[in-house]
RNA sequence: CGAGGAGGAUGGACGGUCGCUGCUGCGCUAGGCGCAGGAGAGGAAAGUCCGAGCACCUCAUGAAUCAGAGUGCCUGCUAACGGCAGGGCGGGGCGACCCGACAGAAAGUGCCACAGAAAACAUACCGCCCGAUUAGCGAAUAGCUUAUUGAGGUAAGGGUGAAAAGGUGCGGUAAGAGCGCACCGCUCGGAUGGUGACAUGCGAGGCAAGGUAAACCUCACUCGGUGCAAGACCAAAUAGGGAAGCGGUGACCGGAUUCGGGUAGCUUCCGGGUUGGUUGCUUGAGCCUGCGGGUAACUUUGGGCCUAGAUGGAUGGCCGUCGCUGGCUUCGGCACGUUCGAAGCGAGUACAGGACUCGGCUUAUAGUCCGCCUCGCGGC
Numbered sequence: 001c002g003a004g005g006a007g008g009a010u011g012g013a014c015g016g017u018c019g020c021u022g023c024u025g026c027g028c029u030a031g032g033c034g035c036a037g038g039a040g041a042g043g044a045a046a047g048u049c050c051g052a053g054c055a056c057c058u059c060a061u062g063a064a065u066c067a068g069a070g071u072g073c074c075u076g077c078u079a080a081c082g083g084c085a086g087g088g089c090g091g092g093g094c095g096a097c098c099c100g101a102c103a104g105a106a107a108g109u110g111c112c113a114c115a116g117a118a119a120a121c122a123u124a125c126c127g128c129c130c131g132a133u134u135a136g137c138g139a140a141u142a143g144c145u146u147a148u149u150g151a152g153g154u155a156a157g158g159g160u161g162a163a164a165a166g167g168u169g170c171g172g173u174a175a176g177a178g179c180g181c182a183c184c185g186c187u188c189g190g191a192u193g194g195u196g197a198c199a200u201g202c203g204a205g206g207c208a209a210g211g212u213a214a215a216c217c218u219c220a221c222u223c224g225g226u227g228c229a230a231g232a233c234c235a236a237a238u239a240g241g242g243a244a245g246c247g248g249u250g251a252c253c254g255g256a257u258u259c260g261g262g263u264a265g266c267u268u269c270c271g272g273g274u275u276g277g278u279u280g281c282u283u284g285a286g287c288c289u290g291c292g293g294g295u296a297a298c299u300u301u302g303g304g305c306c307u308a309g310a311u312g313g314a315u316g317g318c319c320g321u322c323g324c325u326g327g328c329u330u331c332g333g334c335a336c337g338u339u340c341g342a343a344g345c346g347a348g349u350a351c352a353g354g355a356c357u358c359g360g361c362u363u364a365u366a367g368u369c370c371g372c373c374u375c376g377c378g379g380c
Stems, first nucleotide, its partner, number of pairs: 001376005007370004012322007020040002023037006042351001046362002049360005054227004062259005068223005073087005088102001089100004103218002108216002110212003125158002127154003130150004135145003166184006185207001186205004191200003231279004241270006252262002286305005292299002323349003327345007
């Protein structure tokens, strides 16, 4: 200097002017208005995908079994999670790093198109070897070549395919084959290290087991329901309406069944009244920061801070000066480069706005800055 990897921060500032919403204080003509003070959106507020706090639902809305749903290597963190951190194994990359829907295929059932002889109790298309017959060469019964054939041997070579009866090499054989041997793979046993997933050696055995479970399934663990439009209170109004079915032989009571408990209403349809106000509603598993512990996620503890609470739903409009980015022109420096600096002109300035609260994940984002790590080239 170039090309990459994984992170962090920010994403506008200042002044003037007009305007908006809550709160606090004072005053008034108390309907509400005026003055003063101070406060007033996000890293994702988005998606509504997970998890909770909280509220209600008859006993703690109970107990058991089944169904259903979710997760799926190990160890930690957390209120919890399908999240986060660190590891293990597998794969990709020269590397920094990245990805993994990562339990089980020897419980069972499926599927593997086409091609291919054959796709799992799985085979012989081309080949190779042996035998028989025919023809030729040959002194010859040896040997070579051609053609036909065998319920003969073979699965090493070739072909097909994503994948073909472990892989490579040596020996052996008529030709071959774990047929034998060495190493690797696989199975069983045990040793060492590690909390563990696992890793590394050792011994025995020629050795039966393709893939696929984001196919059904099996195994382990977890799981009440509904949700702030939850719920509580006040005020007001109406029709304590009507019909059908079920129900004291016990209906109904968060999926089904059983036990237990509660209990006189329950289900469907038609029709009527109220759509007002207060609260929930912002002090939180809260934020910032120091020492300590921990590789880290995070955490004990000390100090500091209070940061919208709306309800047709507030924080905006205009003007001016800057900042940042790109382009053009001029000037200057230099290592002469798509380089650095200055001035001028003109243009642009991301994604996007709460509604009970919080922890995550996912998606969108013009740009700018900060350091860390890897590879390559060059110089000292």